[in-house]
Predicted 3D model of a 354-nucleotide part of an RNA (small-subunit ribosomal RNA, central domain) from a Thermoplasmata archaeon. The source organism's lineage runs through Archaea, Methanobacteriati, Thermoplasmatota and Thermoplasmata. Its Rfam family is "Archaeal small subunit ribosomal RNA". The literature on the family includes a 2002 paper in BMC Bioinformatics by Cannone et al., "The comparative RNA web (CRW) site: an online database of comparative sequence and structure information for ribosomal, intron, and other RNAs". The coordinates come from a structure-prediction model, not an experiment, and the mean pLDDT is 86. The sequence was found in a public genome assembly.

Context: one part of a larger RNA
RNA sequence: UUGAGCCUAAAGCGUUCGUAGCCGGCUCUGUAAAUCUUCAGACAAAUUCUUCUGCUUAACGGAAGAUCCUCUGGAGAGACUGCAGAGCUAGGGACCGGGUGAGGUUGAAGGUACUUCUGGGGUAGGGGUAAAAUCCUGUAAUCCUGGAAGGACGACCGGUGGCGAAGGCGUUCAACUAGAACGGAUCCGACGGUGAGGAACGAUGGCUAGGGGAGCAAACCGGAUUAGAUACCCGGGUAGUCCUAGCUGUAAACACUGCCCACUUGGUGUUGCUUCUCCGAUUAAGGGGGAGCAGUGCCGGAGCGAAGGUGUUAAGUGGGCCGCUUGGGGAGUAUGGUCGCAAGGCUGAAACUU
Numbered sequence: 001u002u003g004a005g006c007c008u009a010a011a012g013c014g015u016u017c018g019u020a021g022c023c024g025g026c027u028c029u030g031u032a033a034a035u036c037u038u039c040a041g042a043c044a045a046a047u048u049c050u051u052c053u054g055c056u057u058a059a060c061g062g063a064a065g066a067u068c069c070u071c072u073g074g075a076g077a078g079a080c081u082g083c084a085g086a087g088c089u090a091g092g093g094a095c096c097g098g099g100u101g102a103g104g105u106u107g108a109a110g111g112u113a114c115u116u117c118u119g120g121g122g123u124a125g126g127g128g129u130a131a132a133a134u135c136c137u138g139u140a141a142u143c144c145u146g147g148a149a150g151g152a153c154g155a156c157c158g159g160u161g162g163c164g165a166a167g168g169c170g171u172u173c174a175a176c177u178a179g180a181a182c183g184g185a186u187c188c189g190a191c192g193g194u195g196a197g198g199a200a201c202g203a204u205g206g207c208u209a210g211g212g213g214a215g216c217a218a219a220c221c222g223g224a225u226u227a228g229a230u231a232c233c234c235g236g237g238u239a240g241u242c243c244u245a246g247c248u249g250u251a252a253a254c255a256c257u258g259c260c261c262a263c264u265u266g267g268u269g270u271u272g273c274u275u276c277u278c279c280g281a282u283u284a285a286g287g288g289g290g291a292g293c294a295g296u297g298c299c300g301g302a303g304c305g306a307a308g309g310u311g312u313u314a315a316g317u318g319g320g321c322c323g324c325u326u327g328g329g330g331a332g333u334a335u336g337g338u339c340g341c342a343a344g345g346c347u348g349a350a351a352c353u354u
Base pairs, nucleotide, nucleotide: 003326004325005324006323007308008307012322014201015200016199017198021194022193023192025088026087027086028085029084030083031082033081035077036076037075038074039073040072041071042070048066049065050064051063052062053061054060091191092188093187094186095184096183097182103177104176105175106174107173108172109171111153114150115149116148117147118146119145120144121143125136126135162169163168205248206247207246208245209244210243211242215241216240220236221235222234223233258321259320260319261318262317263316266299267298268297269296270295271294272293273292274291275290276289277288278287279286303310304309327354328353329352336347337346338345339344
């Protein structure tokens, strides 16, 4: 609970696709569901309102008139909404062109470091810390050097740079594949927006099965520290981290800001495309300056805001649709339902207390 709100006070679903629903561009014609006008009827009485009137007044009562709420039938109007038909191109989509990008999937190749093994050299320490010790080392460590194997990971470039719906994506090459921007204006002709249910994707962690295991490292075992030290520091170390096939479906999944459209002073970087111009020249490669569109940052005006701030990437001004909030705790608990192998997820109270 016909209200006011959702960046930070409670509140935007993690993200997208999409069903129903709701909303919907310009022109013409028709219709008349809806809307509006008018006429007739109905809308009991009491009540309410106006005038008059009866009890001495009022309350109360009586008479006349009117009204609310709508409904039914007839006639009419044609702007807006709906419906039907015809057309249009500014929304949307398709197509064409040359570019951009860590977008995705799969495969192949390569790089440094690390660990282990092995050959050679070499000898007493190494490692670690605030200081130490546990630990490694005479079966030769640490260190230098040659070789081999293994798994993980891509320094520099690297940039409030790019791409993606979000999660996220970074060595090179190839194959397959998706989207966006710019430019053209060839085609379709409102095909659109949002989206309850629903579906798909969804970091990390966890789970199942099979591989793999260098480094790191929950748990665990030691050494220290300390009054204690189930920690911080040190030495080890198993799940896990990696791959394949599935499951789970959560995050401060954050810009704590839902999506779409229109409008509203500016400045300055940067990325992509287009375009104008100058330098350079061989026709260049390249460089400088300006403009347009699209993205991504910073600053800032009006406005907005409780303020912080925000400010054409709005939290401004309007429109459409969805989700959500309604004091704190109890509690994201109980119960029921549903999903899951489990862990648990989703939905989600009340008593009581303050």